[in-house]
RNA sequence: GGGGCAGUAGCUCAGUUGGUUAGAGCAGGGGACUCAUAAUCCCCGGGUCGUGGGUUCAAUUCCUACCUGCCCCA
Numbered sequence: 001g002g003g004g005c006a007g008u009a010g011c012u013c014a015g016u017u018g019g020u021u022a023g024a025g026c027a028g029g030g031g032a033c034u035c036a037u038a039a040u041c042c043c044c045g046g047g048u049c050g051u052g053g054g055u056u057c058a059a060u061u062c063c064u065a066c067c068u069g070c071c072c073c074a
Stems, first nucleotide, its partner, number of pairs: 001073007010026004019057001028044005050066005
């Protein structure tokens, strides 16, 4: 220098061939249970969907540039 993959909650990830409120598990907070702790059950909060631009009535999703990480080629 060229190519590929990934980036979504504190962490690990799902989601989508554009449309209804963006979700799960773990972690965190509160409660129930218990003599108490753990386990179990219930509830709650937490997101500019990496950044900018474009297409569209509408973008996490499509296009594009850039940033970060990993891999391959040279």
The RNA shown here (transfer RNA) has 74 nucleotides and comes from a Planctomycetaceae bacterium. The prediction has a mean pLDDT of 82. The source organism's lineage runs through Bacteria, Planctomycetota, Planctomycetia, Planctomycetales and Planctomycetaceae. Its Rfam family is "tRNA". By type it is a transfer RNA.